Predicted 3D model of a 76-nucleotide RNA (Glycine riboswitch aptamer) from a marine sediment metagenome. Its Rfam family is "Glycine riboswitch aptamer". From the family's description: This family represents the bacterial glycine riboswitch.
[in-house]
RNA sequence: UUUCAGGAGAGACCCCGUUCAAUCGGGGCGCCGAAGGCGCAACACGCCCGGAAACGCUCAGGCAAACGGACUGAAA
Numbered sequence: 001u002u003u004c005a006g007g008a009g010a011g012a013c014c015c016c017g018u019u020c021a022a023u024c025g026g027g028g029c030g031c032c033g034a035a036g037g038c039g040c041a042a043c044a045c046g047c048c049c050g051g052a053a054a055c056g057c058u059c060a061g062g063c064a065a066a067c068g069g070a071c072u073g074a075a076a
Stems, first nucleotide, its partner, number of pairs: 001076006011029001013028005030063003036059001037057003043050001
């Protein structure tokens, strides 16, 4: 890296456009944290620069199912 399996959280939110959901355009509030991204401790250093996360921030992403999904196990 690939394949298989497991894998959480939070509105199937409300209004309009013919509108169950998704998608598209517009408006509104409430949330999640485990794609990604960003931030920092100890430490280190003369200074600058370094410096982790499952912690924090929520830009992105997500809030029925599906898809996705950090991480874990097995195999190659």